[in-house]
RNA sequence: UGGCGAGUGGCCAAGUGGUAAGGCGCCGCACUCUGGAUGCGGAGAUCGAAGGUUCGACCCCUUCCUCGCCAGCCA
Numbered sequence: 001u002g003g004c005g006a007g008u009g010g011c012c013a014a015g016u017g018g019u020a021a022g023g024c025g026c027c028g029c030a031c032u033c034u035g036g037a038u039g040c041g042g043a044g045a046u047c048g049a050a051g052g053u054u055c056g057a058c059c060c061c062u063u064c065c066u067c068g069c070c071a072g073c074c075a
Stems, first nucleotide, its partner, number of pairs: 001071007010024003018055001026042005048064005
């Protein structure tokens, strides 16, 4: 430098044009002597950044940033 893949709540992770699932964790309640476990409820994501396309973008296009893999160049 080129190619490919990845980036989504604190963590993991689904969603591939039509209002962003789920698990762990966190908070509250029940249960318990207390805690744990269990059950119920709840908060928390402008989806890496900026533009573009579209009635509508996490999703398509462009550029850039970060990480990983492969290849190449120089020494």
This is a predicted structure of a 75-nucleotide RNA (transfer RNA) from Saccharimonadales bacterium (SeqCode). Rfam family: tRNA. The family's RNA type in Rfam is transfer RNA. Rfam links the family to the GO term triplet codon-amino acid adaptor activity.